[in-house]
RNA sequence: CUUAUCAAGAAAGACGGAGGGUAAUGGCCCGAUGAUGUCUUGACAACCUCUCUUAAUGCAGCUGCGUAUACACAGCUUGCAAAAAAGAAAAGGUGCCAAAUCCACCCCGAUACAUUCGGGACAGAUAAG
Numbered sequence: 001c002u003u004a005u006c007a008a009g010a011a012a013g014a015c016g017g018a019g020g021g022u023a024a025u026g027g028c029c030c031g032a033u034g035a036u037g038u039c040u041u042g043a044c045a046a047c048c049u050c051u052c053u054u055a056a057u058g059c060a061g062c063u064g065c066g067u068a069u070a071c072a073c074a075g076c077u078u079g080c081a082a083a084a085a086a087g088a089a090a091a092g093g094u095g096c097c098a099a100a101u102c103c104a105c106c107c108c109g110a111u112a113c114a115u116u117c118g119g120g121a122c123a124g125a126u127a128a129g
Stems, first nucleotide, its partner, number of pairs: 001129006011041005019030003025104003042097001044095001047093003051088004057081004061076004101123001106120005
C1' cells in the first nucleotide's frame, strides 16, 4: 500500500501499586473490594496453513446407438484427480478474553428544536498478501 472483517464469543492465579478505557476534546464507564500493565495457565474464535467429509467438475474405462475407423451423443453400484462450493476439526502461525473500535466529534438523510435513529467518511485494530 491492497483486500476482508470489526453490535457474536471467551477468565482464573501470581506480580505490582495509580490511574486507566492508545492523540486531543466532551460524555459515559473501569479502578485501593487493587484497575491499566506484565507473566503463567486456561478458554474463545476460525483469518492463514494442515487434515477429513460431501462432490460441482475434469480425465480415463466400460456399455449402448451408429459404424470401416475416429469424432460426437446417452448412460454407469467403475477408477483417478478435485474447488473460487458447503461443512467438520482445532494440530501449527496469528489474534483475542469490560462496555459496539465504549459513544460522540466531520458529512448526508429521517425525526422536529432537544434529542433520537440510520447511512457514510476520517482515524484505529486484526488477518492475509